[in-house]
Molecule: transfer RNA
Organism: Actinomycetes bacterium
This record gives sequence, C1' cells and structure tokens, in this order.
RNA sequence: UCGGGGGUGGUGUAACGGCAGCACGGGGUCCUUUGAAGUCCCAGGUCGGGGUUCGAAACCCUGCCCCCGAG
Repeated sequence: UCGGGGGUGGUGUAACGGCAGCACGGGGUCCUUUGAAGUCCCAGGUCGGGGUUCGAAACCCUGCCCCCGAG
C1' cells in the first nucleotide's frame, strides 16, 4: 500500500431501516444477628464527519483505530 472482517455502557454480547436489549460489574432498597446468597429498583453506550430516508447502530461516501491475509 491492497483485499477481507470489525469498532455499541466499565467488560462481554444482541438489535427485519422503526422506543438500543441481555449478562457480568457498579450504586441503592428489602431480607438476615452479621455476611454471603436471594428480591426489587437505578445510573451508564452506538468511533468521528458528511449523505440517503418520514425515520440510520444497520444503507452510501470519507477519515481514524483494531484483527487477519497478500505484497
């Protein structure tokens, strides 16, 4: 440099173009003599910039970063 794949809460991982969910982790409540376990609740995310569309995490263009392959 070229080709392919990928970038979503702190971490891992979902989401026919139509309210971004789940698990772990974090905070709180209840329970308990205490703790653990359990219960319920809460906070927290779409890599950047444009475009298409009534509507984009998803499609198009471009940039950045990571992985694999080629040279």